Predicted 3D model of a 363-nucleotide RNA (Bacterial RNase P class A) from a Candidatus Krumholzibacteriaceae bacterium. The RNAcentral record of the sequence draws on ENA. Its Rfam family is "Bacterial RNase P class A". Rfam links the family to the GO terms tRNA processing, ribonuclease P activity and dimeric ribonuclease P complex. Its mean pLDDT, the model's own confidence on a scale to 100, is 78. A source record names the gene rnpB. The model forms 94% of the base pairs in the Rfam consensus.

[in-house]
RNA sequence: GAAGCGGACGGGGUGAUCGCGGCGCCCUCGCGGCGCACGAGGAAAGUCCGGGCUCUACAGGGCAGGGUGCUGGGUAACGCCCAGCGGGGGUGACCCCAGGGAAAGUGCCACAGAAAAGAUACCGCCUCCGUUCGCGGAGGUAAGGGUGAAAAGGCGAGGUAAGAGCUCACCGGGCCGCCGGCGACGGCGGUCGCACGGCAAACCCCACCCGGAGAAAGACCAAAUAGGAGAGAAGAGGCGGCCCGUCUCGUUCGACUCUCGGGUAGGUCGCUCGAGGCCGCCGGUAACGGCGGCCCCAGAUAAAUGAUCACCGCCCCUCCUCGCGGAGGGGUACAGAACCCGGCUUACAAGUCUGCUUCGCCG
Numbered sequence: 001g002a003a004g005c006g007g008a009c010g011g012g013g014u015g016a017u018c019g020c021g022g023c024g025c026c027c028u029c030g031c032g033g034c035g036c037a038c039g040a041g042g043a044a045a046g047u048c049c050g051g052g053c054u055c056u057a058c059a060g061g062g063c064a065g066g067g068u069g070c071u072g073g074g075u076a077a078c079g080c081c082c083a084g085c086g087g088g089g090g091u092g093a094c095c096c097c098a099g100g101g102a103a104a105g106u107g108c109c110a111c112a113g114a115a116a117a118g119a120u121a122c123c124g125c126c127u128c129c130g131u132u133c134g135c136g137g138a139g140g141u142a143a144g145g146g147u148g149a150a151a152a153g154g155c156g157a158g159g160u161a162a163g164a165g166c167u168c169a170c171c172g173g174g175c176c177g178c179c180g181g182c183g184a185c186g187g188c189g190g191u192c193g194c195a196c197g198g199c200a201a202a203c204c205c206c207a208c209c210c211g212g213a214g215a216a217a218g219a220c221c222a223a224a225u226a227g228g229a230g231a232g233a234a235g236a237g238g239c240g241g242c243c244c245g246u247c248u249c250g251u252u253c254g255a256c257u258c259u260c261g262g263g264u265a266g267g268u269c270g271c272u273c274g275a276g277g278c279c280g281c282c283g284g285u286a287a288c289g290g291c292g293g294c295c296c297c298a299g300a301u302a303a304a305u306g307a308u309c310a311c312c313g314c315c316c317c318u319c320c321u322c323g324c325g326g327a328g329g330g331g332u333a334c335a336g337a338a339c340c341c342g343g344c345u346u347a348c349a350a351g352u353c354u355g356c357u358u359c360g361c362c363g
Stems, first nucleotide, its partner, number of pairs: 001359009012312007020039002022036005027030001041334001045345002048343005053214004065210005070084005085099001086097004100205002105203002107199003122145002124141007153171002156168003172194001173192008218269004228260005235249005276295008313332008
């Protein structure tokens, strides 16, 4: 210098004007005034896992159903995270894996192929017999060809009529022992010619975990109208105030008055101080944990967190310039709280920092 592999970070800044939600204070209580070191995110998103919290159910256990699945650790918990093991890919940094059991049983393995599981022979090879010399028949074989995602250990030598773990060395595999490791597992040695291919994100078996519903959870206050229960009740209301008069409703089916309880609209709480954030020290390889100090950081409910302008950033394009630089134009994402946390996944303009790998060049 080129190409690449990991990790972390922020996600425009300042000012002015006009607004919106929250909180506090004040008064002349009005959609009033003043004030604020208050006002979205890394994903607030998908609602896919796990928990807190609330209601419901509950002696305990089991069945059904669902989930998880190498080992050790972390955690409130997890399907998450960390450190390892094994397998696969890459020259490498590094990346990927749903990774228990296939001699418990059942099932499946399309097409092609002779044959898809304790089997078989299409071509071929070899032996024998026949022959019209083209080949045909009987048998042996599985090394070679062919099919397939996958073909009954691989490869070489010996051996043989041709062949074959038939025999041998190496590799692979099963079993046994020793050593290392908490463990997954690894190493070494012996032994067995090798006997039962794959699929369990097929049923299933084994081990472990899981009650159900969710903030529209749930608790409280509570109109108007209609209806319910109880008590009283002969009157109650309109015709502009009163009297008369008149009209309507009612006196068994009860007008009207009072009380009670349930529900609806509406309101209050739940609601944001929490497995909380930042900094430092200590323990741990790490995830994480412990201790100390400091801080308070949205709580709306048809739902606030916005808009405009100016200047400055950052990136791209065009033009001028040897260059420094200047002028003009364009762009500046994804998205957006709604009970709260821990994760995962997905989206994201233009960038910054840092560790490492391979190759080339120079010293």